Background
This is a predicted structure of a 356-nucleotide RNA (Bacterial RNase P class A) from an Alphaproteobacteria bacterium. Rfam family: Bacterial RNase P class A. Rfam classes the family as a ribozyme. The coordinates come from a structure-prediction model, not an experiment, and the mean pLDDT is 76. A source record names the gene rnpB. RNAcentral holds the sequence, with entries from ENA.
């Protein structure tokens, strides 16, 4: 100095003046204070809380997770490691349990794709046809029953051996996944589970429009009383007689729901700051702050300077035009997860080059 890895922080300041909305005060004129976000988004996990369900446990069915350890109120998050895989490297990426229950599927291509097979080839015999050995060599295919090399054979084969790979078993290391080494074994069991399934953990449901209080007009419904009281009508005992009920009016008064209100709802798994443990995620101690709460839904506009961005100029150092400015806005709270995001600044680190 060049090129790359990796984790963080900010999101335009400052003043005037003119509006929202909340809160206290109020001599009711008004003043004084508060007033988006790192993702407030998507609503994808987890949870708090409320309501409904539900004696308790267990299967079952369904879904959703999945190396190992650990943080956490909980998680499909994090953090720390472990296998693989890329990378020269910092470092990146990984649904990463079971193919030895059990089914299923492997297209096309090939002789063969699952209790394997032989299509050219080698190889022996036969004149030839062909028959018999073979799986080293060719060729399809994502995949062909270890893989190099030496013996060895008719050719050839782990048919023997050496090292590699794998199984198994032992034993050191590690809390654990795993690893390391030595030993037996001639190699069994081809993939495929984000195909069914199988094992293990988790899981009632349904959402602040939850849910609780107050509660109008208008219709209805109940109940009391008071008027009407009819040769009626409607039901009932099959009919007749006799009877029983409900049918109007208007006052009071209960009660349930809607409109509307009010709450839930802003002191909480807070926040900042500092010590201690811990690699770390977090955890625990002390201090110290209170920081939006709107419901057609507030949080906005205007100018000044400053500071940006972008375009033009000038050798510079400046100068001039434009642009109000990334991505985006609360809505019952919280921890994560994804996704957007101009420009700005900060830390570690790795590779190569120069000089000293």
């Nucleotide at each position: 100095c060049c090129a790359g890895a990796u984790g963080g922080u900010u999101g335009g300041g400052u003043g005037a003046u003119c509006g929202c909305u909340c809160u206290u005060g109020u001599u009711c004129g008004c003043a004084a204070g508060g007033g988006a976000g790192g993702a407030a988004a998507g609503u994808c996990c987890g949870g708090g809380c409320u309501c409904c369900a539900c004696g308790g446990a267990a299967a079952c069915a369904c879904g959703a997770c999945g190396c190992c350890g650990g943080a956490u109120a909980a998680c499909g998050u994090c953090c720390g490691g472990c296998g693989g895989a890329g990378g020269c490297g910092a470092c990146u990426c990984u649904a990463g349990g079971g193919a030895a229950a059990g089914u299923g599927c492997c297209a096309c291509a090939g002789a063969a794709a699952g209790c394997a097979a032989a299509c050219c080839g080698c190889c022996g015999c036969g004149c030839a046809a062909g028959c018999g050995g073979u799986a080293a060599g060719g060729g399809u295919g994502a995949a062909a029953g270890g893989g190099u090399g030496c013996g060895g054979u008719a050719a050839g084969a782990g048919c023997g051996c050496a090292c590699c790979g794998c199984a198994c078993u032992g034993c050191c290391g590690g809390u654990a996944a795993c690893g390391g080494c030595a030993g037996u074994g001639g190699c069994a069991g081809g993939g495929u589970a984000a195909a069914c399934c199988c094992c293990g953990u988790c899981g009632g449901g349904a959402g602040c429009a939850a849910g609780a209080c107050c509660a109008a007009a208008u219709a209805g419904g109940a109940g009391c009383a008071a008027c009407g009281c009819a040769u009626g009508a409607u039901c009932u005992g099959u009919u007749u007689c006799c009877g029983g009920a409900u049918c109007g009016u208007u006052g009071c008064u209960c009660g349930g729901g809607u409109a509307g209100g009010u709450u839930g709802c802003a002191a909480g798994a807070g926040g900042u700051g500092u010590c201690u443990g811990g690699u770390a995620a977090c955890a625990g101690g002390c201090a110290u702050c209170c920081c939006a709460g709107a419901u057609g839904a507030a949080u906005g506009g205007u100018c000044a300077c400053c500071a940006g961005c972008a375009c033009c100029u000038u050798u510079a150092g400046g100068g001039g035009u434009g642009u109000g400015u990334a991505c985006a806005a609360a809505a019952c709270c919280c921890g994560g997860c994804u996704u957007a995001u101009a420009g700005a600044c900060c830390g570690u680190c790795u590779g190569g080059c120069c000089c000293a």